Transfer RNA from a Caryophanales bacterium, 72 nucleotides, folded computationally. Its mean pLDDT, the model's own confidence on a scale to 100, is 83. It matches the Rfam family "tRNA". From the family's description: Transfer RNA (tRNA) molecules are approximately 80 nucleotides in length. Its family is annotated with triplet codon-amino acid adaptor activity in the Gene Ontology. The source organism's lineage runs through Bacteria, Bacillati, Bacillota, Bacilli and Caryophanales.

Formats: sequence, C1' cells, structure tokens
RNA sequence: GCGGACGUAGUUUAGUGGUAGAACAUUGCCUUCCCAAGGCAAGGGUCGCGGGUUCGAGUCCCGUCGUCCGCU
Repeated sequence: GCGGACGUAGUUUAGUGGUAGAACAUUGCCUUCCCAAGGCAAGGGUCGCGGGUUCGAGUCCCGUCGUCCGCU
C1' cells in the first nucleotide's frame, strides 16, 4: 500500500428498514438476627464519528477513525 471482519448500556452481546432488548454489574426494596443466596423494581444508550438515500436508518450507500486478521 491492498483486501476482509468487527465497533450498540460499566462489561459480554441480540436486533436482516417501522417503539433500541437481554444477561451480568450498579442502586433501592422484600426475605434473614447478620452475611451469602433468592425474589421484585429502578437508573443507565445521542447504536465509533461525519454525510447520503428513505415517510422512516442500529440496519442500506459513501467517507472517516479505532481494533483484529490476511496479502504484498
């Protein structure tokens, strides 16, 4: 230099154009003499960034940044 994969909550991740979800973690409550375990609830996301297409984009297109892999 060329090609490919990935980027979504604190972490691991689901989501093939129509309300952004789950688990773990965090906080509160219940249970217990206390702890642990368990149960219930809550908070937490400008979907890497910038544009484009569309009535509507996490999803499609272009560019760009980062990580990883391959080729030279």